RNAcentral holds the full RNA, with entries from ENA, Greengenes and SILVA.
The part of an RNA shown here (small-subunit ribosomal RNA, 5' domain) has 532 nucleotides and comes from an uncultured bacterium.
The coordinates come from a structure-prediction model, not an experiment, and the mean pLDDT is 81.
Context: one part of a larger RNA
C1' cells in the first nucleotide's frame, strides 16, 4: 500500500459499487418456462331462439369461449456453484482432403394420389392415493403407403485435375413433401398477397475433432505400461482414432523428470512494485466441469439433459401397509456451521434482452428497481465573522502568575444536509400504423415511411425546483519513553498493570491508573488476520 473482511468504540447525510471466503450441509413454503385458436378435433360457466314443465327445471339453435387433450416450436438458451479437474481442461497459433449445424439470409427445382389409427369426450372396472385397464367414436401441419428424382446420398463401371474421403463431367440401380389464413375478384374451375412444408447449393452463427508451444509443489516418489504399443480386419461415430472386438508382432512412456503423491476450476485480469518480478482468481468477462451420491441411455439440429426419464443407494415425506412422492450449487427465505455476509419486497401492456406467436400480447425471481448493512470509494455537513476586564470553573505553580483561550459568553450574518409545505407523471424514450398524411399496387387488402395528433413508468409524488423556520437536530477513536508528531501533576510501589522491538514498574514512573494539557486521523478510528 491493498481487502468480498471481522472484532471494539463511536455514527448526520447523499452517490456509486459490493455483500455465505465455512458445511458441493439439510432443507418448510411461494415463485424462478412457456407459448401457439392463423396446425385440430371437442366444449363448461354465461347471453339467446324455439319447445316442454309437476314452475324446482330439462330438452333444443346461435354466439361465448374457461379448463383439459392432440400437434408444432421452446425447454440444450438465460440462472447457480467450483465439488471434481495437473488435463488439450484453458490460454495462444494452426488443421479438419476426417465433420455436424433448428431457427437466420440468398439461389434453384418441388408440392400428385390414397390410407388406418389415436389422445381427449362418452361407458364400465380397479385403487387409499400417485395413477392405472377394457369398450365404443373422431380431428389434423401426428402417423402410414405410392407416383415423381431435376439436384443430393449410397453401390457399380470408365475418365481428367489435386494435397488420403477433395474438384468436374457420363452411364445403370433404392431414398421427400401438408397445407393454413387475411383481402379482393370469379364464369365457383380458379386467380392473387402474406405465411409455413419438402429436397438440393451456398453464406452466416454454433459445435465436435486433432496438433506446436506456455502456466505447481514434492526425488525423503525411479522406474511405469497388457488395450498397454503399432499392423490387418471389422464394428461404431457427424467424424479420425485402440473409440470397441478379433488375429499378428513386441513394443510405448522415462532424470529434458516418466510414475506416485499433494495442492488447484483456466484466463482476460485484480493487488503490490520504479520495473523485472511477487501473490491472487470476490464482482464483471471469456472458456471449462458439476446439479442428491454412482450409473444409463431416450428424445432431439443441439444433452448424457439443474427445475426430463429408467436403475442402484443414502436422506426426508405420505400410507388404508399393498404402494408411492421428493432432490434450493435458481430467486427470496429457514436451521445448521462459523469471527461473519441481506428482503419469504415491486415491475415487466416501464427500460433491454430471451421463449412462443402474422400480430395483439403471453411468460421471464434474467433484468430494471427499490429495502437492509460506514463493507468500500467518492462528496457533503455538524456554522461564519466580529468578539479581551484575557470572565467563571478546571488544571499547574518559584504564589508572582501560566494556561485551556476568540475558545465561551455576548454581537452580527447566513440556512447546505436533516425537518415542514407547495409545485414536479421532467429527463430517462424510444417504442407503437390506433386515427389523420403520403408512398406502392388494378386495389378502399397488405407492406413501407413516424409529418401531425393519441397511448406508454415499477422506481415515485422519487430526482429537481421554490417557499418556511430557526444555529437550530448532527463528532467521534486512536496515541503522547526511543523508532515516533505529542508533557505535567496525582495515585500506586517488580503490586496493579504495559507492550511491535528495545524494554518500562522494587517511594518523587514524560513507559501502569486518572486527570488537565497536547499530537494524529476524522463520520470514522484502532486492533486482528492475509498480501507485495
Nucleotide at each position: 500500500g491493498a481487502c468480498g473482511a471481522a472484532c471494539g468504540c463511536u455514527g448526520g447525510c447523499g452517490g456509486c459499487g459490493c455483500g455465505c471466503u465455512u458445511a458441493a450441509c439439510a432443507c418448510a413454503u411461494g415463485c424462478a418456462a412457456g407459448u401457439c385458436g392463423a396446425a385440430c378435433g371437442a366444449g363448461a360457466a354465461c347471453c339467446u331462439u324455439u319447445c316442454c314443465u309437476u314452475c324446482g327445471g330439462g330438452a333444443u339453435u346461435g354466439g361465448g369461449g374457461a379448463c383439459a387433450g392432440u400437434g408444432g416450436c421452446g425447454a440444450a438458451c438465460g440462472g447457480g456453484u467450483g465439488a471434481g479437474u495437473a488435463a488439450c481442461a484453458c490460454g495462444u497459433g494452426g488443421g479438419u482432403a476426417a465433420u455436424c449445424u433448428g431457427c437466420c439470409c440468398u439461389u434453384g427445382a418441388c408440392a400428385u394420389c390414397g390410407g388406418g389409427a389415436u389422445a381427449g369426450c362418452c361407458c364400465g372396472g380397479g385403487g387409499a392415493a400417485a395413477c392405472c385397464c377394457g369398450g365404443a367414436u373422431u380431428a389434423a401441419u401426428a402417423c402410414c403407403g405410392a407416383a415423381u428424382a431435376g439436384c443430393c446420398u449410397c453401390c457399380g463401371g470408365a475418365g481428367c485435375c489435386c494435397u488420403c474421403g477433395g474438384g468436374c463431367g457420363c452411364c445403370g440401380g433404392a431414398g421427400a413433401a401438408a397445407a393454413g389464413g387475411u383481402a379482393g375478384c370469379u364464369u365457383c374451375g380458379g386467380c392473387c398477397u402474406c405465411u409455413g412444408g419438402u429436397c438440393a447449393a451456398g453464406g452466416a452463427u454454433g459445435a465436435g475433432c486433432c496438433c506446436g508451444c506456455g502456466g505447481c509443489g514434492g526425488a525423503u516418489u525411479a522406474g511405469c505400461u497388457u488395450g498397454u504399443u503399432g499392423g490387418c480386419g471389422g464394428g461404431g461415430u457427424a467424424a479420425c482414432g485402440g473409440c470397441c472386438c478379433a488375429c499378428c508382432a513386441a513394443g510405448g512412456c522415462g532424470a529434458c523428470g516418466a510414475u506416485c503423491c499433494g495442492u488447484a476450476g483456466c484466463u482476460g485480469g485484480u493487488c503490490u512494485g520504479a520495473g523485472a518480478g511477487g501473490a491472487c482468481g470476490a464482482u464483471c468477462a471469456g472458456c471449462c466441469a458439476c446439479a442428491c451420491u454412482g450409473g444409463g441411455a431416450c428424445u432431439g439440429a443441439g444433452a448424457c439433459a439443474c427445475g426430463g426419464c429408467c436403475c442402484a443407494g443414502a436422506c426426508u415425506c405420505c400410507u388404508a401397509c399393498g404402494g408411492g412422492a421428493g432432490g434450493c450449487a435458481g430467486c427470496a427465505g429457514u436451521g445448521g456451521g462459523g469471527a461473519a455476509u441481506c428482503u419469504u419486497g415491486c415491475g415487466c401492456u416501464a427500460a433491454u434482452g430471451c421463449g412462443g406467436g402474422a400480430a395483439a400480447c403471453c411468460g421471464u425471481g434474467a433484468c430494471g428497481c427499490a429495502g437492509c448493512g460506514a463493507c468500500g470509494c467518492c462528496g457533503c455537513g455538524u456554522g461564519g465573522g466580529g468578539g479581551a476586564a484575557g470572565a467563571a470553573g478546571g488544571c499547574c505553580u518559584u504564589c508572582g502568575g501560566g494556561u485551556u483561550g476568540u475558545a465561551a459568553a455576548c454581537c452580527u450574518c447566513u440556512u447546505u444536509c436533516a425537518g415542514g409545505a407547495g409545485g414536479g407523471a421532467c429527463g430517462a424514450a424510444g417504442c407503437u400504423a390506433c386515427u389523420c398524411g403520403g408512398g406502392u399496387u388494378a386495389a378502399u387488402a397488405g407492406c413501407c415511411c413516424a409529418g401531425a395528433g393519441g397511448g406508454u413508468g415499477a422506481c415515485g409524488g422519487u430526482a429537481c425546483c421554490u417557499c418556511c423556520a430557526g444555529a437550530a437536530g448532527a463528532a467521534g477513536c486512536c496515541c503522547c519513553g526511543g523508532c515516533u508528531a505529542a508533557c505535567u501533576a496525582c495515585g500506586u510501589g517488580c503490586c496493579a498493570g504495559c507492550a511491535g522491538c528495545c524494554g518500562c514498574g522494587g517511594u518523587a514512573a514524560u513507559a501502569c491508573g486518572u486527570a488537565g494539557g497536547g499530537g494524529g486521523c476524522u463520520a470514522g478510528c484502532g486492533u486482528u488476520g492475509u498480501c507485495c